The part of an RNA shown here (small-subunit ribosomal RNA, 5' domain) has 531 nucleotides and comes from Pasteurella multocida subsp. septica.

Context: one part of a larger RNA
RNA sequence: AUUGAACGCUGGCGGCAGGCUUAACACAUGCAAGUCGAACGGUAGCAGGAAGAAAGCUUGCUUUCUUUGCUGACGAGUGGCGGACGGGUGAGUAAUGCUUGGGAAUCUGGCUUAUGGAGGGGGAUAACUGUGGGAAACUGCAGCUAAUACCGCGUAAUCUCUGAGGAGUAAAGGGUGGGACCUCUUGGCCACCUGCCAUAAGAUGAGCCCAAGUGGGAUUAGGUAGUUGGUGGGGUAAAGGCCUACCAAGCCUGCGAUCUCUAGCUGGUCUGAGAGGAUGACCAGCCACACUGGAACUGAGACACGGUCCAGACUCCUACGGGAGGCAGCAGUGGGGAAUAUUGCGCAAUGGGGGGAACCCUGACGCAGCCAUGCCGCGUGAAUGAAGAAGGCCUUCGGGUUGUAAAGUUCUUUCGGUAAUGAGGAAGGGAUGUUGUUAAAUAGAUGGCAUCAUUGACGUUAAUUACAGAAGAAGCACCGGCUAACUCCGUGCCAGCAGCCGCGGUAAUACGGAGGGUGCGAGCGUUAAUC
Numbered sequence: 001a002u003u004g005a006a007c008g009c010u011g012g013c014g015g016c017a018g019g020c021u022u023a024a025c026a027c028a029u030g031c032a033a034g035u036c037g038a039a040c041g042g043u044a045g046c047a048g049g050a051a052g053a054a055a056g057c058u059u060g061c062u063u064u065c066u067u068u069g070c071u072g073a074c075g076a077g078u079g080g081c082g083g084a085c086g087g088g089u090g091a092g093u094a095a096u097g098c099u100u101g102g103g104a105a106u107c108u109g110g111c112u113u114a115u116g117g118a119g120g121g122g123g124a125u126a127a128c129u130g131u132g133g134g135a136a137a138c139u140g141c142a143g144c145u146a147a148u149a150c151c152g153c154g155u156a157a158u159c160u161c162u163g164a165g166g167a168g169u170a171a172a173g174g175g176u177g178g179g180a181c182c183u184c185u186u187g188g189c190c191a192c193c194u195g196c197c198a199u200a201a202g203a204u205g206a207g208c209c210c211a212a213g214u215g216g217g218a219u220u221a222g223g224u225a226g227u228u229g230g231u232g233g234g235g236u237a238a239a240g241g242c243c244u245a246c247c248a249a250g251c252c253u254g255c256g257a258u259c260u261c262u263a264g265c266u267g268g269u270c271u272g273a274g275a276g277g278a279u280g281a282c283c284a285g286c287c288a289c290a291c292u293g294g295a296a297c298u299g300a301g302a303c304a305c306g307g308u309c310c311a312g313a314c315u316c317c318u319a320c321g322g323g324a325g326g327c328a329g330c331a332g333u334g335g336g337g338a339a340u341a342u343u344g345c346g347c348a349a350u351g352g353g354g355g356g357a358a359c360c361c362u363g364a365c366g367c368a369g370c371c372a373u374g375c376c377g378c379g380u381g382a383a384u385g386a387a388g389a390a391g392g393c394c395u396u397c398g399g400g401u402u403g404u405a406a407a408g409u410u411c412u413u414u415c416g417g418u419a420a421u422g423a424g425g426a427a428g429g430g431a432u433g434u435u436g437u438u439a440a441a442u443a444g445a446u447g448g449c450a451u452c453a454u455u456g457a458c459g460u461u462a463a464u465u466a467c468a469g470a471a472g473a474a475g476c477a478c479c480g481g482c483u484a485a486c487u488c489c490g491u492g493c494c495a496g497c498a499g500c501c502g503c504g505g506u507a508a509u510a511c512g513g514a515g516g517g518u519g520c521g522a523g524c525g526u527u528a529a530u531c
Stems, first nucleotide, its partner, number of pairs: 001530003005527005012378006018371002020336001025334003029331003034081003039078002042074002046072003049068009088289003097214007106206002111202007119153001121151002128143006159168003173194006181188002215261003222252003227249008264286004268279004291312005314325004342368001344367003350364001351362004381411004391402004415472001417467005425458001428454001430452009475520005480501003486515005496503002
C1' cells in the first nucleotide's frame, strides 16, 4: 500500500460497487421454458350469436332450459420451433484444458444472396368412444378420424456414386383480398404474404491438427504391446491406432519420461521506480461438471442442470405388488463456519424463445430490501464573546491549564423532518385519416406522414419550492524509544502490559484510573493474508 475479510468499541445522510472464500453437505415450499388455432382433428371450461321450448308481463324484451363449433377463444391431444441459449458451480483436469501463433481433411438450424422446383397418390395413428388391469405411477385391447405427422410413385441437376457408359436421390401447405370467367357456393382462378424442397455462395457457430508457453517433488529413473510405424478393411461431418486383421520393432526419457502431491486457465487484480513477486472474488473469454458411475436416443447442434435408460447411495409414498425425487438456477431451511443478504416488485426498459401480429413466457435482466463490506462526497453549525465564570486537574499555593471552549448575543438551515410541484428513463404497439409501392382494383398487404387515445416495476423517483428550529447527528486508538503526544493518584516482580527492545520488587511519563495531549474521523483499532 492492499483485501470478497472477520472481531472489539462506536455509528448521521447520500451516490456507486460488493456480499457462503467453509460442506461439489442434505434440502421443506414457491417460482426459474415455453409458445404457435395463420400446421391439424376438434370443443372440456368461459363469453357471444342463431334456432326451438317454457314462464313473466312493461307486447317485444327479460329470465330459465335444450340444441348448434356458427364466432371470440381454448383444457387435453397430434404436429412445428425452442427446452444444446440464458443462469449456476469449480469437484475433476498439469493437459483430450487454457493463452498466443499457424494449419487442412470438415459440418453448420435460424439469417442473407442467387438459381431451379413445389406433380400425382396411399395407408395409418393420438385425441375421442367402448371395455379392462392397478392403491398409485401408469397401462392393455377393440373401434373411428385429421394434418406442414408418415410412406410409396413421377420428375431432377451445378447434388451423390462411378468402371466416365451410366445409375441414384426431394418437397407441404397455410393465410388475406378480389374484377371478369367457371362452379357442387366449399371453392377453382388471380394477386400478395408466409411456409416447403434441392443446389451454390456468404455470414455466424462448432469439431479437428501442429508449435511454443503454462505448478512442486529425483527421499519418483526408467516408462510403454494398440504401445511406435506400415498395408488392407471398418468407422466419423472430418485427418488419424479412432477401431480391427496382418507385418515390422519401434516410441518417450536427465532440455526430467513415468509416478506422486497440488491446481480450473486467461484478459486481468494487488504490490513494486522497474524487473519481478503474489493472486485469478466481482466483470469478460475459454474449459469442465450437474446426487455418484455408465450409456445411448432425438436433433443442425447434447452423449443433454430443471430429457431418457441402467446400476448405486440417500430421502419420500405405498393397499407391500410397486412407484417418486435430485437447488453447483432465484429466494429460502438445516448443517458446517470467524464469516456472507429478501421464501420482495416488475416484464416499464435491454436481451432471449415462440408467433404474421396482438401477445404470451422469461428469479436472464431492470429495480427495491438487508449489511459502514469497500471507495467517494456531505453534515454534526457560523460569527462574536474575558468577568479569562463555575466545575475538573495540576501547583513551588503566587498561580497555571481545560479555554473563545461554555454561557450570552447575532445569524444560517446543507443533510434529516413535514408538505407541494415534478422531469427523464417511452422507443414502440393500437385506432383513424392521407399519400407512395404492389396490382385488374378505391380489397388486401406494405412503407412514409398527420391526428387521437394510450404503455413506468422503480416511485412517497431525481430535481425544485415552501415551513419550523441549532434544533436530530462523534467516536476510536495511542502518549518509554522506534513514533506525533506528560502529569497526578492507585498498585508494589502482585495485578498486569508487550510488534521489537523491554516495563512492574514504594516516588512507574511503559500496569489500572483521572486530567491534559497526539493521530485519524463515521469511523477507529486488533487479527489474518499478499507485495
It matches the Rfam family "Bacterial small subunit ribosomal RNA". Rfam links the family to the GO terms ribosome and structural constituent of ribosome.